Predicted 3D model of a 122-nucleotide RNA (FMN riboswitch aptamer (RFN element)). Rfam family: FMN riboswitch aptamer (RFN element). Its family is annotated with FMN binding in the Gene Ontology.

Order: sequence, then C1' cells, then structure tokens
RNA sequence: GAGCUUCUUCGGGGCAGGGUGAAAGUCCCUACCGGCGGUAUAGCCCGCGAACCAGGUUUAUCCUGGCCGAUCCGGUGUGAUUCCGGGGCCGACAGUACAGUCUGGAUGAGAGAAGGAAGCCG
Repeated sequence: GAGCUUCUUCGGGGCAGGGUGAAAGUCCCUACCGGCGGUAUAGCCCGCGAACCAGGUUUAUCCUGGCCGAUCCGGUGUGAUUCCGGGGCCGACAGUACAGUCUGGAUGAGAGAAGGAAGCCG
C1' cells in the first nucleotide's frame, strides 16, 4: 500500500385532519413514507435484498428453483425515465371492519456500508 480471510460495528420510513358506522390508523376524502449496489444525484432504468411459494436437507438453518410492484410531459446539459418544474403511479405474508403507514413472525434475517481489530500478500 490495492487486495484476500476472519472478527467487530452499523444496516427501513410513514395516518395529522375530516366522513360513514356499533366497531375502521383497514372503507371514503385527504395526509404521510421511500432498503442496498450501479449509472449525471433514481420508490417506479438495470441489478440485489427482504417477504411469499415449491423441492431438497444434517430439521439449526442452509441449498436450489420459482415468484418478485409502479413514470410520463416540459426545461437545462456532451450526458439525467436520476437534477429543476408539472402531472401520475406502486407497495409481501398473518391478524383484525378490507391495512404501504397498526399489531405479529422480528431484540430476527439481509442486500450492503464502515475500515475499527487480527492474520495473509507485496
């Protein structure tokens, strides 16, 4: 000093106001929120993770496969579905009056980030 291994730490936000009703943070009006990597700065471009489903398994968990939402117009610029202006849209499973926002699996897992510690390499 780029890199590699192990360890450590970190690693998801949001229902305010009104209506109906016996009952709704679930319906209706309206409000609010946006994981990680890439790329001209991205919830809706590409990829990943989580969740869900199936199979396998040493029944811890892990492995393999499946599934995996949503964007347009104008402007600037060499370059932007990322910036600026405007209008839209999307959001696992279980519970419960039908849930992106409540409760639960979850004090979990994790894409990854940091570069703290030890070792390796040079």
Overview: Of the family's consensus pairs, 97% are formed in the model.